[in-house]
RNA sequence: CGACCGGGUCGGACAGUCGCGGGCGCAGCGCCGAAAGGCCGCGCAUGAGGAAAGUCCGGGCUCCACAGGGCAAGGAUAACAGGUAACGCCUGCCGGGGGUGACCCCAGGAAAAGUGCAACAGAGAGAUACCGCUGCGUUUUCGCAGUAAGGGUGGAAAGGUGCGGUAAGAGCGCACCCGACGGCUCGGAAGUGUCCGUCGAUGUAAACUCUAUCCGGAGCAACACCGCAAAGAGAGCAACGCUUGCCCGGCGGCUCUCGACCAGGUGGCUGGAGCGUAUCGGCAACGGUACGCCUAGAUAGAUGACUGUCUAGACAGAACCCGGCUUACAGACCGAUCGCAAA
RNA sequence: GGCCCCAUAGUUCAAGGGAUAGAACGGAAGUUUCCUAAACUUUAAAUCCAGGUUCGAGUCCUGGUGGGGCUACCU
Numbered sequence: 001c002g003a004c005c006g007g008g009u010c011g012g013a014c015a016g017u018c019g020c021g022g023g024c025g026c027a028g029c030g031c032c033g034a035a036a037g038g039c040c041g042c043g044c045a046u047g048a049g050g051a052a053a054g055u056c057c058g059g060g061c062u063c064c065a066c067a068g069g070g071c072a073a074g075g076a077u078a079a080c081a082g083g084u085a086a087c088g089c090c091u092g093c094c095g096g097g098g099g100u101g102a103c104c105c106c107a108g109g110a111a112a113a114g115u116g117c118a119a120c121a122g123a124g125a126g127a128u129a130c131c132g133c134u135g136c137g138u139u140u141u142c143g144c145a146g147u148a149a150g151g152g153u154g155g156a157a158a159g160g161u162g163c164g165g166u167a168a169g170a171g172c173g174c175a176c177c178c179g180a181c182g183g184c185u186c187g188g189a190a191g192u193g194u195c196c197g198u199c200g201a202u203g204u205a206a207a208c209u210c211u212a213u214c215c216g217g218a219g220c221a222a223c224a225c226c227g228c229a230a231a232g233a234g235a236g237c238a239a240c241g242c243u244u245g246c247c248c249g250g251c252g253g254c255u256c257u258c259g260a261c262c263a264g265g266u267g268g269c270u271g272g273a274g275c276g277u278a279u280c281g282g283c284a285a286c287g288g289u290a291c292g293c294c295u296a297g298a299u300a301g302a303u304g305a306c307u308g309u310c311u312a313g314a315c316a317g318a319a320c321c322c323g324g325c326u327u328a329c330a331g332a333c334c335g336a337u338c339g340c341a342a343a
Numbered sequence: 344g345g346c347c348c349c350a351u352a353g354u355u356c357a358a359g360g361g362a363u364a365g366a367a368c369g370g371a372a373g374u375u376u377c378c379u380a381a382a383c384u385u386u387a388a389a390u391c392c393a394g395g396u397u398c399g400a401g402u403c404c405u406g407g408u409g410g411g412g413c414u415a416c417c418u
Base pairs, nucleotide, nucleotide: 001339002338003337005335007334008333009332010331012310013309014308015307016306017305018304020047021046023044024043025042026041028040030039031038032037049315053326054325056324057323058322059321060320061219062218063217064216068248069247070246071245074215075214076213077212078211080092081091082090083089094108095106096105097104098103109210110209114208115207116204117203118202130151131150132147133146134145135144136143137142159177160176161175162174163173164172178200179199180198181197182196183195184193186191223267224266225265226264227262232258233257234256235255236254237253240252241251242250260418274293275292276291277290278289279288280287281286344414345413346412347411348410349409350408353368354367355366356365361398370386371385372384373383374382391407392406393405394404395403
């Protein structure tokens, strides 16, 4: 100087004024509402993210009926070992590919269970003889048989190269190489190899399929409680709703209209598989122990506006909560490592 | 907020993994007519974007972008 780990931390700062959300304290007993319940003043500290996003996976939580039996279907994942509450995530490792390298990428089971597809070209696409070569018959054309070494087509054409062999040829034989399967060595395993044996089978499963494993459904607008609010009336259906299909079993009789609209109120709601530091175990992901910390909770939805200074500012705004993945993103600082050049 | 669905000419729709992506209406030019309409002839125009699987992708897979639908209080 250029790279790489898409590593880690931060992602405007400071001061002043005004304003907003929830919390705590103090105060009035005031105001709104039919009620449940809510509002107002002052002070104090506090108030978005690394992705809050996409809603793509996995869970917690809640309800349905604690999800029972059978059949079928569907969905998801895919080498091996470990981590985790769990995962399709992460770590390590194996195999394959790329790079000089640090390092990066892989939907990475089975094509020898079966089926399908391989357009055009080509004789022939999974079984084949067009040209060529050889033999025989006719001896020109041609016919029969053998042959995948050569030509041509194609993304893909009978493992590859050489020697032998043969009528011409061919793993037909041999040597080396490539690949598959089995044995043996090493390894905890996937796998592996200067070893041995058998063999040469096209590709495609992000085509159907097969194998192994897992999966009940819905989602906080779930759901629970309180008020207006009180019983009921009418019509339709013996079917309907709930378990994603069917059968059995189960529960509720069910649906619509009127009463009967107020987008009413409270909880769920944020302290949690939490965060930080130190230390121990582990290659790592991660786990154990000790100490310390509390960090938004709205319901039309707060987290803002203005001024001044500073080399000026990306992507973007929580809505039940976590663990991941993916996508978007200007700049600053720090760390590990590599390549080239120079000293 | 949550749960689903869709994307192909200007518009409405087609298209078994094998193309020059097709049709109707609409547009443009021309013929006809004194002019217009109608009719006839010709023509332009598209797979939302990026990556992957495959010999080959509008179609299969993944990510993104854009659009649409359903869902509240119910005893």
Molecule: RNase P RNA; transfer RNA
Organism: Clostridia bacterium